[in-house]
Context: one part of a larger RNA
């Protein structure tokens, strides 16, 4: 920019990538076969092992958000209590992300048409011969199936809405995040639960602080506390104000 009036949303699939791996066991069956030793194919079932994709319910990882304990030293005037520096001082635990060593699920089944072989019927050539006319089977290869992507497929495809000057969408902006370098993309803008705030709750961590008992204390205990809380749910308390721009053939 084109898809021949502007747009939302839904789809077809032309063609395009991707994926196809393999073992062990038990069955059939100690059967068929073999004098015996042995020891099957076909079929069906179960289980790794690489690779591969998705997710975090469990088990681990990390977790400079968190909680606790703790050493040296400075400061809050001292006690206590904090709180700055010392690799995040150092440890000892961890939510959500994200993770893999965890979890789940993948390869195929089946069709088709066929190679190599194997055939049937069968003349040339009174026989013979899968072959010359005719027909059947046959492989992880091929075309389909499975997964994704896919109308610039210019051959530009099809459905559904809505708009036409009373204007349909769409952009600026702003509050986020299932999404990201930017962009885009999604969600959401008071007709509102988008973020943040408060509340409850899951869930971390290990029972604050002051005071009361006991104990010469050191510490115990009254106490499942306090502190946090990325996560879930409620709730307009804050901030997503009003506006502006773009926008109907040739």
């Nucleotide at each position: 920019c084109g898809u021949u009036g502007g747009a939302a949303g839904u789809u077809u699939g032309a063609g395009u990538g991707g994926g196809g791996c393999u073992g062990a066991c038990c069955u059939u069956a100690g059967u068929a076969c073999g004098a015996g030793a042995g020891g099957a194919c076909c079929g069906g079932g179960u289980u790794g092992g690489a690779c591969u994709a998705a997710c975090c319910u469990c088990u681990g990882g990390u977790g400079a958000a968190u909680c606790u304990g703790u050493u040296a030293u400075g400061c809050c005037g001292c006690c206590a209590g904090g709180u700055g520096u010392a690799c995040u001082g150092c440890a000892g635990a961890g939510u959500a992300g994200c993770u893999a060593c965890g979890u789940u699920g993948g390869g195929a089944a089946u069709a088709g048409a066929u190679a190599a072989g194997c055939g049937c019927u069968g003349a040339a050539a009174g026989c013979a011969u899968c072959u010359a006319a005719g027909u059947g089977c046959g492989a992880a290869a091929c075309u389909a199936g499975c997964c994704a992507c896919a109308a610039g497929a210019u051959g530009a495809g099809a459905c559904u809405u809505c708009c036409a000057u009373u204007g349909a969408g769409g952009g600026u902006c702003g509050u986020g995040g299932u999404a990201g370098a930017c962009u885009a993309c999604c969600a959401c803008g008071u007709u509102g639960a988008u973020a943040g705030g408060u509340u409850a709750c899951a869930g971390g961590u290990g029972u604050a602080a002051a005071g009361g008992u006991g104990g010469u204390g050191a510490c115990a205990u009254c106490a499942u506390a306090g502190c946090c809380g990325a996560g879930u749910a409620a709730u307009a308390c804050u901030a997503a104000u009003u506006g502006c721009c773009c926008g109907a053939a040739g």
Molecule: large-subunit ribosomal RNA, domain VI
Organism: Mucilaginibacter agri